This is a predicted structure of a 522-nucleotide part of an RNA (large-subunit ribosomal RNA, domain I) from Papaver somniferum. Its mean pLDDT, the model's own confidence on a scale to 100, is 83. Taxonomically the source falls in Papaver (Eukaryota, Tracheophyta, Spermatophyta, Papaveroideae). The full RNA is in RNAcentral, with records from Rfam.
Context: one part of a larger RNA
RNA sequence: GGCUUACGGUGGAUACCUAGGAACCCAGAGACGAGGAAGGGCGUAGCAAGCGACGAAAUGCUUCGGGGAGUUGAAAAUAAGCAUAGAUCCGGAGAUUCCCGAAUAGGUCAACAUUUCGAACUGCUGCUGAAUCUAUGGGCAGGCAAGAGACAACCUGGCGAACUGAAACAUCUUAGUAGCCAGAGGAAAAGAAAGCAAAAGCGAUUCCCGUAGUAGCGGCGAGUGAAAUAGGAGCAGCCUAAACCGUGAAAAUGGGGUUGUGGGAGAGCAAUACAAGCGUCGUGCUGCUAGGCGAAGCAGUGGAGUGCUUCACCCUAGAUGGUGAGAGUCUGAUAGCCGGAAGCAUCACUAGCUUAUUCUCUAACCCGAGUAGCAUGGGGCACGUGGGAUCCCAUGUGAAUCAUCAAGGACCACCUUGCAAUGAUAAAUACUCAUGGGUGACCGAUAGAUAAGUAGUACCGUGAGGGAAGGGUGAAAAUAACCCCCAUCAGGGAGUGAAAUAGAACAUGAAACUGUAAGCUC
Numbered sequence: 001g002g003c004u005u006a007c008g009g010u011g012g013a014u015a016c017c018u019a020g021g022a023a024c025c026c027a028g029a030g031a032c033g034a035g036g037a038a039g040g041g042c043g044u045a046g047c048a049a050g051c052g053a054c055g056a057a058a059u060g061c062u063u064c065g066g067g068g069a070g071u072u073g074a075a076a077a078u079a080a081g082c083a084u085a086g087a088u089c090c091g092g093a094g095a096u097u098c099c100c101g102a103a104u105a106g107g108u109c110a111a112c113a114u115u116u117c118g119a120a121c122u123g124c125u126g127c128u129g130a131a132u133c134u135a136u137g138g139g140c141a142g143g144c145a146a147g148a149g150a151c152a153a154c155c156u157g158g159c160g161a162a163c164u165g166a167a168a169c170a171u172c173u174u175a176g177u178a179g180c181c182a183g184a185g186g187a188a189a190a191g192a193a194a195g196c197a198a199a200a201g202c203g204a205u206u207c208c209c210g211u212a213g214u215a216g217c218g219g220c221g222a223g224u225g226a227a228a229u230a231g232g233a234g235c236a237g238c239c240u241a242a243a244c245c246g247u248g249a250a251a252a253u254g255g256g257g258u259u260g261u262g263g264g265a266g267a268g269c270a271a272u273a274c275a276a277g278c279g280u281c282g283u284g285c286u287g288c289u290a291g292g293c294g295a296a297g298c299a300g301u302g303g304a305g306u307g308c309u310u311c312a313c314c315c316u317a318g319a320u321g322g323u324g325a326g327a328g329u330c331u332g333a334u335a336g337c338c339g340g341a342a343g344c345a346u347c348a349c350u351a352g353c354u355u356a357u358u359c360u361c362u363a364a365c366c367c368g369a370g371u372a373g374c375a376u377g378g379g380g381c382a383c384g385u386g387g388g389a390u391c392c393c394a395u396g397u398g399a400a401u402c403a404u405c406a407a408g409g410a411c412c413a414c415c416u417u418g419c420a421a422u423g424a425u426a427a428a429u430a431c432u433c434a435u436g437g438g439u440g441a442c443c444g445a446u447a448g449a450u451a452a453g454u455a456g457u458a459c460c461g462u463g464a465g466g467g468a469a470g471g472g473u474g475a476a477a478a479u480a481a482c483c484c485c486c487a488u489c490a491g492g493g494a495g496u497g498a499a500a501u502a503g504a505a506c507a508u509g510a511a512a513c514u515g516u517a518a519g520c521u522c
Stems, first nucleotide, its partner, number of pairs: 001521009016472002020443002023439005029432002032149001039100003042055003046078001051073001052059001061094006070082003105114001107112001115118001121147002123144001124142005154185001155183005165172001169219001195202002206233003216224002238423001240368001244255004260402001262367003266361003270358003275355004282349003286345004291338003297311001299309003312329002314318001320332003373397007383409001405418004459466002482493003
């Protein structure tokens, strides 16, 4: 020096655990804001740095309920208090709520300073009355306080890529995707046929399934890609414009009317129905926002019993968490039952409000106009201009009013179907920032969120931005009085404890690395 054995050190793997995550399901909700939000800055405690809570009324105030012995956040100790005359705590309602921030008196380098103390701007209401009669613009006043901002995804609209694929690339594809902007709602959008179909018929929209990777489109390349019928979820049907009548100087407004076996208006003769829908205040039921009651086990063992041994018991409760080791019977709970001062929600009743139809005649009035259509240029339709219908836009042109008009994939005829150029409309559908409940062949500290600890923190960067590490004493601190060594740290006794090789650098404690002792070997 090497090897072996024993005992250690270092180190923090492994197994166990969980305080935190991740996924999905159900329910409700999708709230907020000029009465100043979301998000922040700065403060507030006897001692108080950060976190949470709160706001100069500051670690809290008032009130109404609950609750019943402790309590002054996590968070100990100390000081001083509060509390059965009911505190702390939980829930409802209210008060306060500095400064910045839409930020809004003007300014500003956010959280500041100034000042005459002002809601700036838009909207609204009223007055006045330019060119120019009406009007518009402008001006003045009021102070009604409607808008503005925020918001994860879902939704609608506007603008709108490229990498990529085509084995290059330009039409094409990626894709109307990503991104940006605007707007709305709890859903949005769409929606009551100028529809689909085909000789048979259906009867608003939406979603699922399927038709079907079909018919098609396509440098007919890469690729792209429907619809009808059929089956389901869910179903709901309506309002207006016009003709005509009335009021009015007019603007306007009341009645009337709303349809495609065409309807209405107009003229005429008459007759019938009492049902349906909506629903304020109030009352009541139920539920939510605090809660309450709630069965049944002892002895021995052991540091501790829930385990084991002996003998029992309850169950509309043997879900589950905790308790000094596996607990139906110790405890919080669970099954089941009960409860409401105040606020909120659903439903029911209720004053009241709204709403109808039929017959005959007429072809003279109406039936949504710079519209439909057409031409040119584009877009969108599964459809790339194609034989290219249907739909939308720009420019130009430009009808008809029921003997009408449009569609049925160029176009024409016949036939069939519908009635554009005005509107609103629940459900079935999409999503989950946040709330409550739940589930598991989800993770278990290099995993699971980046984040189980001051986490979007520390730290890095001028900035946009990037972005960690770090869990486990013990049942209970019982956290080691006292003595020795001693600058300190460390250490040796003593003591606590079941255990201190559980001693705070703390549970288990692998390997690499390393030490001491003994043996073997050179």